[in-house]
RNA sequence: GCCUAACACAUGCAAGUCGAACGGUAACAGGCCCUUCGGGGUGCUGACGAGUGGCGGACGGGUGAGUAAUGCUUGGGAAUCUGCCCAGCAGUGGGGGAUAACCCGGGGAAACCCGGGCUAAUACCGCAUACGUCCUACGGGGGAAAGCGGGGGAUCGUAAGACCUCGCGCUAUUGGAUGAGCCCAAGUCGGAUUAGCUUGUUGGUAGGGUAAUGGCCUACCAAGGCAACGAUCCGUAGCUGGUCUGAGAGGACGAUCAGCCACACCGGAACUGAGACACGGUCCGGACUCCUACGGGAGGCAGCAGUGGGGAAUAUUGGACAAUGGGCGCAAGCCUGAUCCAGCAAUGCCGCGUGUGUGAAGAAGGCCUGCGGGUUGUAAAGCACUUUCAGCAGGGAAGAACAGCGUGGGGCUAAUAUCCCCGCGUCCUGACGUCACCUGAAGAAGAAGCACCGGCUAACUCCGUGCCAGCAGCCGCGGUAAUACGGAGGGUGCGAGCGUUAAUCGGAAUUACUGGGCGUAAAGCGUACGUAGGUGGCUUGGUAAGUCGGAUGUGAAAGCCCUGGGCUUAACCUGGGAACUGCAUCCGAAACUGCCUGGCUAGAGUAAGGGAGAGGGAAGCGGAAUUUCCGGUGUAGCGGUGAAAUGCGUAGAUAUCGGAAGGAACACCAGUGGCGAAGGCGGCUUCCUGGCCCAUUACUGACACUGAGGUACGAAAGCGUGGGGAGCAAACAGGAUUAGAUACCCUGGUAGUCCACGCUGUAAACGAUGAGGACUAGAUGUUGGAGGCAUCGGGCUUUCAGUGUCGCAGCUAACGCGUUAAGUCCUCCGCCUGGGGAGUACGGCCGCAAGGUUGAAACUCAAAGGAAUUGACGGGGACCCGCACAAGCAGUGGAGCAUGUGGUUUAAUUCGAUGCAACGCGAAGAACCUUUACCUGGUCUUGACAUCCCAGGAACCCUGCAGAAAUGCGGGGGUGCCUUCGGGAACCUGGAGACAGGUGCUGCAUGGCUGUCGUCAGCUCGUGUCGUGAGAUGUUGGGUUAAGUCCCGCAACGAGCGCAACCCUUGUCCGUAGUUGCCAGCGAUUCGGUCGGGAACUCUACGGAGACCGCCAGCGACAAGCUGGAGGAAGGUGGGGAUGACGUCAAGUCAUCAUGGCCCUUAUGACCAGGGCUACACACGUGCUACAAUGGUCGGUACAAAGGGUUGCCAACCCGCGAGGGGGAGCCAAUCCCAGAAAGCCGGUCUCAGUUCGGAUUGGAGUCUGCAACUCGACUCCAUGAAGGCGGAGUCGCUAGUAAUCGCAGAUCAGCAACGCUGCGGUGAAUACGUUCCCGGGCCUUGUACACACCGCCCGUCACGUCAUGAAAGUCGGCAAUACCCGAAGUCAGUGGCCCAACCCGCAAGGGAGGGAGCUGCCGAAGGUAGGGCCGGCGAUUGGGACGAAGUCGUAACAAGGUAGCCGUACCGGAAGGUGCGGCUGGAUCACCUCCUU
Repeated sequence: GCCUAACACAUGCAAGUCGAACGGUAACAGGCCCUUCGGGGUGCUGACGAGUGGCGGACGGGUGAGUAAUGCUUGGGAAUCUGCCCAGCAGUGGGGGAUAACCCGGGGAAACCCGGGCUAAUACCGCAUACGUCCUACGGGGGAAAGCGGGGGAUCGUAAGACCUCGCGCUAUUGGAUGAGCCCAAGUCGGAUUAGCUUGUUGGUAGGGUAAUGGCCUACCAAGGCAACGAUCCGUAGCUGGUCUGAGAGGACGAUCAGCCACACCGGAACUGAGACACGGUCCGGACUCCUACGGGAGGCAGCAGUGGGGAAUAUUGGACAAUGGGCGCAAGCCUGAUCCAGCAAUGCCGCGUGUGUGAAGAAGGCCUGCGGGUUGUAAAGCACUUUCAGCAGGGAAGAACAGCGUGGGGCUAAUAUCCCCGCGUCCUGACGUCACCUGAAGAAGAAGCACCGGCUAACUCCGUGCCAGCAGCCGCGGUAAUACGGAGGGUGCGAGCGUUAAUCGGAAUUACUGGGCGUAAAGCGUACGUAGGUGGCUUGGUAAGUCGGAUGUGAAAGCCCUGGGCUUAACCUGGGAACUGCAUCCGAAACUGCCUGGCUAGAGUAAGGGAGAGGGAAGCGGAAUUUCCGGUGUAGCGGUGAAAUGCGUAGAUAUCGGAAGGAACACCAGUGGCGAAGGCGGCUUCCUGGCCCAUUACUGACACUGAGGUACGAAAGCGUGGGGAGCAAACAGGAUUAGAUACCCUGGUAGUCCACGCUGUAAACGAUGAGGACUAGAUGUUGGAGGCAUCGGGCUUUCAGUGUCGCAGCUAACGCGUUAAGUCCUCCGCCUGGGGAGUACGGCCGCAAGGUUGAAACUCAAAGGAAUUGACGGGGACCCGCACAAGCAGUGGAGCAUGUGGUUUAAUUCGAUGCAACGCGAAGAACCUUUACCUGGUCUUGACAUCCCAGGAACCCUGCAGAAAUGCGGGGGUGCCUUCGGGAACCUGGAGACAGGUGCUGCAUGGCUGUCGUCAGCUCGUGUCGUGAGAUGUUGGGUUAAGUCCCGCAACGAGCGCAACCCUUGUCCGUAGUUGCCAGCGAUUCGGUCGGGAACUCUACGGAGACCGCCAGCGACAAGCUGGAGGAAGGUGGGGAUGACGUCAAGUCAUCAUGGCCCUUAUGACCAGGGCUACACACGUGCUACAAUGGUCGGUACAAAGGGUUGCCAACCCGCGAGGGGGAGCCAAUCCCAGAAAGCCGGUCUCAGUUCGGAUUGGAGUCUGCAACUCGACUCCAUGAAGGCGGAGUCGCUAGUAAUCGCAGAUCAGCAACGCUGCGGUGAAUACGUUCCCGGGCCUUGUACACACCGCCCGUCACGUCAUGAAAGUCGGCAAUACCCGAAGUCAGUGGCCCAACCCGCAAGGGAGGGAGCUGCCGAAGGUAGGGCCGGCGAUUGGGACGAAGUCGUAACAAGGUAGCCGUACCGGAAGGUGCGGCUGGAUCACCUCCUU
């Protein structure tokens, strides 16, 4: 221990008792009598059903529906009652008539009822008496009672008894106690989208009524009463002691226990009674259930159990009256689901156990592993102990005291009777209970789980899974290596529990009283005046409401706290104390606040004197300009734009001159200026009028500040009525722009803009900063006034009031504010409490409308937001650089061909590379082939390749057959090396299995390598300093440089990676050296450095020199450096190369290599043949050759560099037109060869033509390489001679030995598709004014809603889905009222007809008093009718909202967002939105010229 259904209840029990009130005797037992032995009789006894009567059923027990006050809590109060109980006092006399039971009869199914007859009482009724008592007009009057039991001496009586006495009762009354009723004050939830409520209402008088006050009720009179300090209404709720939480203040709650209240199926009502409007009573109405013979009846678990139902959820139809308590009774006793116990539930709290010690071979097993091991882990086993608890057996308290009986004493009494009190003795009473507790024997024996391990938060690995399955309190995990899912091992936490869910408080200073805020984060009303309210200067006296102190009463007990005691401890129980912060009363204090009173002048105000001003209202006047009209001059255009067009104009415009009309606004002055409360106010004059400032006196004497409601004012737009209308200009129309253009631009143009009167009441109504007061450094400008000093004048200075800028302290999250505070304080008001939904809906109020004001919720999100920081970005700005543009030269894009790619095709056209930064790229060589990875077909399965084992064999070479080959079947030769003679090493064949193999996948798992920004000048660190911090500073600034190069400055000082330099090469010179290179001079010569010789030169290759702004001049800052000059081979990094910071692109590569994971294993491995990678209607990139005369062609002739060469380069010579063939010298190379360089130069020819240009294509004939040139090689010769006449839009490269042009070599390589690539040299230009623009980059700055960083972000309509919600014709239900109808029960009132025992009169009949039934009336529940009110459900349709994966349309916003944005308003438009008017800065920029998107 039913928090939900105050939902419905079967069954049993929960309130009876008294025979000592009564008549009695149905049942039981006993006695007696009778008996036909079946039984009958007899109340005689114990007792006792039913009945009369008394007391109790108003307590105890349950529940929390209702109730926001008729309640509760705290403290007071007066007009009351109180059975039983206590104390006091006085009585208890004498009569009467009935009536249940019972008997008879009757009705009914039953419940029950009716009639007649008998009877008793402590039932009922009079009479008597009346100490108190009640009424009283103070004379008086009214009103009681009951007996019963025990005992008994004298007296009386036949007896019963009288009588006496005791006990219990009864009556009247007083007081007490207890209990109850009533009144008052304060406190007691939410909603103002509930603002007015009330007619018995508020009060009075009289009466009624009650135990009692009172409009509680009635009549009359008056018109009050309540409410912003929240009435009324609606919702919710029993209240309290207390409980939970919290440091506290608070917040939430009101189970158990205790106090109070309310209720008892729902509603109403009274009766009885001391007490009820009564849980287990009555009556009536209603719903429901049950019985019924259909006529009628019965019932009320929110008592204890229990059942159904509801629900996430809550127990036994148990035992006992032994104890405590209650009712009745003299008592015994009976009754008691109160209570005490037991049962069920780990629901909570407390205690205990599930073992203790030892034990390393660190067992086995599990898990992990870097394979060594680690961990589980002294854990287990083993060994040695212990035995709580449970189980078994035995023992065993306390809860028990009464009462009864016996006895002693005392009291009452005449009494040794009874009865009462006290003591002693005796006897009896235990549900719990197989209790607690104690003892014994046995045995580690019977006893551990749950959650978690990504961070918060203590605790980590493996496997599985692969944005799946799932987890999740928040952040977030999961898309193939998940400490986050699932399992496992291990670990962590707690432990008979552990987690989850729900809830409350805390943390949350996140509703802030303690203890918050409002410039930009949410938040100052648009402004003022002012009501209530709040607050208020100096001082005297008083008072004592607040305040402070003391005392008394109260604040129930329990609980909490402290301290004792009792259970072995604790929980728990118990004694005492403290506390209960409160309320009330009394006494005291008088500083402060309040109140009363007197005074003061510093606040505030008034008067007098000056002053400035776009302050407001009205009237009048003025000139300039625009437009229109008239007239003149004049002619073809004007106007407008980025450019145009629409428009106007030959009917004469624009332009210009003159005149006229009309409306609106007032240039310059003008300001960072002035005035006003704000909105706002600007020509001049006049009138009326508000406020402010300064100086000096006088006066009033706190008159003040703020200000909920309220009132007034309140830009623009808008509305109404009437005017007015020049210009401008929403809407609208046209022209442009555009993909579109409901826009930006242009041409027109209506409301409107203006006036009068009235409405509206909002703005970024902003200083995004409420009003008032006080205090707290300054500097400087300006407006108005006053004072002082000085001056011819301009000046200097002090002060008050205003208005700006900067700034100290201080404040601030920062930005910033800073005497005009956002500083330090005081007073008052307004407002805020995450974003969206939404300033929306509904309701109210206001408005003519537009709309305004007040102002939610459901739902949804994990943010929204501020300030600042770093970056990135900008159709922002400043500076600078780069073949970036410009200036040039040559190309490409057109043609043919080559080559790569896309696409297509195919059996396959292997794969990769894809903007720059893929595309003559991987590929520096695809006919077959190691290529090759692809396709078709044929084959192999320990394999083509590696290691290990076994058996055999040297290896190897030659060769036949089949086959396309792989392969298969054979033949022959050959027998080596080491040896301890077993064998071994290498190799081959066969076999078994471990394994091999994979160009299969993942470059988004990786290493390595590479590309790119970019050879750009940047990227960082230490210490210090600044900042709350991110971060800044340094690195910015002034110069300068190719450069973060250097100098100067500087809260920085230094340093690192980059830059530069060091390295290579090239350019000059020198030294050394001198072959294969060289040859000036000498000699020889076959004329060739050939030979002798030389070492000068060139050259070669080693080492050095040289260049540093070093020198001069100028510029600069006396710097760095720049400009120029001299010298020099070279001049300001001399040219070129190598060299690539931190990083970016998930850039590229798993197919170079390596490698994790996954996958294949008679195949995704391996071998072979053939084919393919070479396809071809197309498209693109990169090239070659050209289109010709600066050329072609023919002949002659000159000059390189750097390379390569032994299965190689190949000379001379011979053959061939030629490719080439033959030949063989030389050379492992400064020696020989490739090797003729070409352009060039000289000379000839061609003469502008598709050509003597161009060479594609095709035919033929060949050469060479190679096993093999069909698919698919290169070259040669002859022939053929295509397109092409310099190339659209566009686009690439290059700044000097460069571009352009010319050839040479090499790698790869048998050969070659090379026109490619990499190098080499020859000839050798043009141009750069310059930095506006395009592209890229650097640095500074600015804006930002971007941070995956503009290829960003993001808005609205539309379409689809889901959800909640508003409106809605209506419809259904609920609630509380109002009016009327009907009106049960019942109280009260009336009642003349009817009925009636007691009392009175009367002989009686009868009458009276009184009563009853019936009827009537008032009130009156439920019900009905009517019109409304409020709330809720549903609702076709409809409105917007939120959310949803990649939907559609546009591009509004964020950068100057490409028309700055935003606010209010109006109109318009698919949509974001556009435009007009006014406003704001929370707008960039050096102000200016071009559309759109990403």